[in-house]
Source information
The part of an RNA shown here (large-subunit ribosomal RNA, domain VI) has 268 nucleotides and comes from Methylomirabilis sp. (SeqCode). NCBI's taxonomy places the organism under Bacteria, Bacteria candidate phyla, Methylomirabilales (SeqCode), Methylomirabilaceae (SeqCode), Methylomirabilis (SeqCode). Its mean pLDDT, the model's own confidence on a scale to 100, is 90.
Context: one part of a larger RNA
RNA sequence: CGCAGGAGAUUUGCGGGGCUCUGUCCUCAGUACGAGAGGACCGGGAUGGACGAACCUCUAGUGUCCCAGUUGUUCCGCCAGGAGCACGGCUGGAUAGCUAUGUUCGGCUGGGAUAAACGCUGAAGGCAUCUAAGCGUGAAGCCCUCCCCAAGAUGAGAUCUCCCUCCGCUUCGGCGGACUGAAGGCCCCUCGAAGACCACGAGGUUGAUAGGCCGGAGGUGUAAGUCCCGUGAGGGAUUCAGCUUACCGGUACUAAUCGGCCGUGAGG
Numbered sequence: 001c002g003c004a005g006g007a008g009a010u011u012u013g014c015g016g017g018g019c020u021c022u023g024u025c026c027u028c029a030g031u032a033c034g035a036g037a038g039g040a041c042c043g044g045g046a047u048g049g050a051c052g053a054a055c056c057u058c059u060a061g062u063g064u065c066c067c068a069g070u071u072g073u074u075c076c077g078c079c080a081g082g083a084g085c086a087c088g089g090c091u092g093g094a095u096a097g098c099u100a101u102g103u104u105c106g107g108c109u110g111g112g113a114u115a116a117a118c119g120c121u122g123a124a125g126g127c128a129u130c131u132a133a134g135c136g137u138g139a140a141g142c143c144c145u146c147c148c149c150a151a152g153a154u155g156a157g158a159u160c161u162c163c164c165u166c167c168g169c170u171u172c173g174g175c176g177g178a179c180u181g182a183a184g185g186c187c188c189c190u191c192g193a194a195g196a197c198c199a200c201g202a203g204g205u206u207g208a209u210a211g212g213c214c215g216g217a218g219g220u221g222u223a224a225g226u227c228c229c230g231u232g233a234g235g236g237a238u239u240c241a242g243c244u245u246a247c248c249g250g251u252a253c254u255a256a257u258c259g260g261c262c263g264u265g266a267g268g
Base pairs, nucleotide, nucleotide: 001152005163006162007161008160009159010158011157015149016148017147018146021049022048023047024046025045026043033038051106052105053104054103055102059100060099061098062097066093067092068091069090070089071086072085073084074083075082076081110144111143112142117137118136119135120134164267165178166177167176168175169174179265184262185261186260187259188204189203190202191201192200209255210254211253212251213250214249215248216247218244219243220242225238226237227236228235229234
């Protein structure tokens, strides 16, 4: 820009893409077959491999400062307690998120048309012949069935809902005047398991969108101060304490204020 008014939702599926794998095991049965060696069809469920998707409960990582321990040194006047620097100083753990090595799931099934092949009926050619007319069976393959995209499918589809005037003139296409500016969208702002930007999604006081605060979960592992014991290093009690990021919930305290713009008037 188009889809012959505008708008908000929900869709159909032309077409396109993805997937399509396989071992082992049980039974029939050590049967059919075969001199023997060997060794099936058909049927059945179970368990694996590789591949793929989703997810983070478990397991395992990361988690640059969430907690603790600890070395050297400087500083906060000293003690105590801390802070800075030394790769995040080093070390032990670790929430969310993101992950795989972890977990769950997937290939199924059924239908249609066929290939090779196997047939029915059957002439040319009194027989015969699966083929010439006609009709069947028949593959991990083809088309559907499953998953995803999808009406720029210009062949532009469908359904539901919402919105929009008076006067005058007219060659009926419209023009002029007055009023109007709808439905809806955007800007702007608060944000997000959404994201390069844009887009997408959640919100904007009739509000839980983010921050703060409160409570909880989870993490760390028992803070500081005081008291007691010990000459002391240190130990014990208060104390499953203290501190705590992204998680869960609550709460208008802070910030989403006020507002502006686009879009018209019944549709060749």